RNA sequence: CCCAUUCCGCGUGACUGGCGACUAAAGGUGGGCGACCACCGGGGAGCGCGGACUGCAGACCGCCGCGCGCCUGGGCAUUUUCC
Numbered sequence: 001c002c003c004a005u006u007c008c009g010c011g012u013g014a015c016u017g018g019c020g021a022c023u024a025a026a027g028g029u030g031g032g033c034g035a036c037c038a039c040c041g042g043g044g045a046g047c048g049c050g051g052a053c054u055g056c057a058g059a060c061c062g063c064c065g066c067g068c069g070c071c072u073g074g075g076c077a078u079u080u081u082c083c
Stems, first nucleotide, its partner, number of pairs: 003055002006052007015043002017071004027040005062076003
């Protein structure tokens, strides 16, 4: 000096479902029909930019939506291959 983790700020932001029990409450309204759509509310990883600390050792052996249970379907990151 480069780079990585972590932290801060700004911007952007996919995905945000069904049933059940408990509960003062455990998203709401409308539609559809299975686990979806729209709007509102509440979450939200990741990505980009700027900065700070630390460090050749750390980091990695995953992350994201409801407090719980059972399910369904996605997204992101990483690795490899092809175009």
Predicted 3D model of an 83-nucleotide RNA (ZMP/ZTP riboswitch aptamer (pfl RNA motif)) from Phenylobacterium sp.
The sequence is in RNAcentral, with records from Ribocentre.
Its Rfam family is "ZMP/ZTP riboswitch aptamer (pfl RNA motif)". The literature on the family includes a 2015 paper in Structure by Ren et al., "Global RNA Fold and Molecular Recognition for a pfl Riboswitch Bound to ZMP, a Master Regulator of One-Carbon Metabolism". Rfam 15.1 lists 3,295 matches to the family in 2,545 species. Its family is annotated with regulation of purine nucleotide biosynthetic process and one-carbon metabolic process in the Gene Ontology.
NCBI's taxonomy places the organism under Bacteria, Pseudomonadati, Pseudomonadota, Caulobacterales, Phenylobacterium.
The model forms 100% of the base pairs in the Rfam consensus.